[in-house]
RNA sequence: UGAGUAGAGUAAACGGCCGCGUCUGACUGUCCGAAAGGUGUCAGACGAGGAAAGUCCGGGCUUCACAGGGCAGGAUGCCGGAUAACGUCCGGUGGAGGCGACUCCAAGGAUAGUGCAACAGAAAUGAACCGCCUUCCGGAAGGAAGGUAAGGGUGGAAGGGCAGUGUAAGAGACUACCGCCCGCCUGGCAACAGGCGGGGCACAUGUAAACCCCAUCCGAAGCAAGACCAAAGCAAAGCAUAUGGCGGCCCGUCAGCUUUGAGGUAGGUCGCUUGAACCCGGCGGCGACGCCGGGUCUGGAUAGAUGGCCGUUCACGACAGAACCCGGCUUAUCGCUCUGCUCAUUUU
RNA sequence: GCUUCCGUGGCUCAGCUGGUAGAGCGACGCAUUCGUAAUGCGUAGGUCGCCGGUUCGAAUCCGGCCGGGAGCU
Numbered sequence: 001u002g003a004g005u006a007g008a009g010u011a012a013a014c015g016g017c018c019g020c021g022u023c024u025g026a027c028u029g030u031c032c033g034a035a036a037g038g039u040g041u042c043a044g045a046c047g048a049g050g051a052a053a054g055u056c057c058g059g060g061c062u063u064c065a066c067a068g069g070g071c072a073g074g075a076u077g078c079c080g081g082a083u084a085a086c087g088u089c090c091g092g093u094g095g096a097g098g099c100g101a102c103u104c105c106a107a108g109g110a111u112a113g114u115g116c117a118a119c120a121g122a123a124a125u126g127a128a129c130c131g132c133c134u135u136c137c138g139g140a141a142g143g144a145a146g147g148u149a150a151g152g153g154u155g156g157a158a159g160g161g162c163a164g165u166g167u168a169a170g171a172g173a174c175u176a177c178c179g180c181c182c183g184c185c186u187g188g189c190a191a192c193a194g195g196c197g198g199g200g201c202a203c204a205u206g207u208a209a210a211c212c213c214c215a216u217c218c219g220a221a222g223c224a225a226g227a228c229c230a231a232a233g234c235a236a237a238g239c240a241u242a243u244g245g246c247g248g249c250c251c252g253u254c255a256g257c258u259u260u261g262a263g264g265u266a267g268g269u270c271g272c273u274u275g276a277a278c279c280c281g282g283c284g285g286c287g288a289c290g291c292c293g294g295g296u297c298u299g300g301a302u303a304g305a306u307g308g309c310c311g312u313u314c315a316c317g318a319c320a321g322a323a324c325c326c327g328g329c330u331u332a333u334c335g336c337u338c339u340g341c342u343c344a345u346u347u348u
Numbered sequence: 349g350c351u352u353c354c355g356u357g358g359c360u361c362a363g364c365u366g367g368u369a370g371a372g373c374g375a376c377g378c379a380u381u382c383g384u385a386a387u388g389c390g391u392a393g394g395u396c397g398c399c400g401g402u403u404c405g406a407a408u409c410c411g412g413c414c415g416g417g418a419g420c421u
Base pairs, nucleotide, nucleotide: 001344002343003342004341005340006339007338008337009336010335012313013312014311015310016309017308018307020047021046022045023044024043025042026041027040031038032037049319053330054329056328057327058326059325060324061222062221063220064219073218074217075216076215077214078092079091080090081089082088093107094105095104096103097102108213109212113211114210115207116206117205129152130151131148132147133146134145135144136143137142160178161177163175164174165173179201180199181198182197183196184195185194186193187192226270227269228268229267234261235260236259237258238257239256243255244254245253246252277296278295279294280293281292282291283290284289314317349420350419351418352417353416354415355414358373359372360371361370367404375391376390377389378388379387397413398412399411400410401409
């Protein structure tokens, strides 16, 4: 210098004017209210994100249910750790890819059982189509019976691989190496790794993101959860039978006021933002993270605020907008900056 | 805001315990008719919403996106 790899940060900046929401303070003759206060005016402070998104996981919170346990259903799935919890994260093991830095893996069990494997192929799970070999028949071509998984063909997959011995031809029938299974030893918390010995291989194709088995975890619903206050209406009791409506009169009927009650509609208040919070420093840990000390208060609406205009500058501005709150994952995203590491080339 | 369902020819729908995708209507051509309709015969038309994964093999199973619908005060 080029190519690459892993991670972090930022999300145009400054000034002026006008406007919106929340909170605090002051004022409020006149408006509402018994009051508290509301309304209004002024001033000050603050006012979207890294994803606020998808609603895919986990938790807090709330109501209902609940002695304890089980069934059903769902989720997770190498090992150890972190955490409030997780399907997340960290560190390892094994496997796959890359020269490498590094990246990726839903990675328990197919000797618990059941199912499925189209087409092709003789056969799809315990195999004889071709071929090879032996015997018999036949003059021969060939046929019959049997043996055989070394070779061919089909298929994604053909019942350990490969070499030798052996044999009529073959074959774990036997032997070495590799693979598999079992047992022991060493190292490691463990997954696992290394070594030694045994079994000739009988369990032995794949599929569990097919049913299922094993282990662990999960009660259900969701802030439109839910709690409180409460007009109107309803019921009961008491009072008044004066007045009004049903064209006038009579009868009849419907309306009244007060108190109490249950329920909880309209509406209002709370839930609502101080929180597993953020920033700085120190300590422990490889790390995720934890502990300690100091500092900060930083959206909370309910028709729903966070905007508009002007000026200057720049690298000319992407994806996008809270509605109970947090931890993750996933997806969208113009660019710019920084750091660790790898490979190649050149120079010293 | 929360919950839940669906996406297959032009339209309406099957197929979803995996094996190479159909039906009805519609379109086009031919026959029939003097002509049209109806009828009969035939033909075309499919990224199974998109992207990954599991599997020998995916419309179907799993995950993530995109679009549409319904319910809850």
Molecule: RNase P RNA; transfer RNA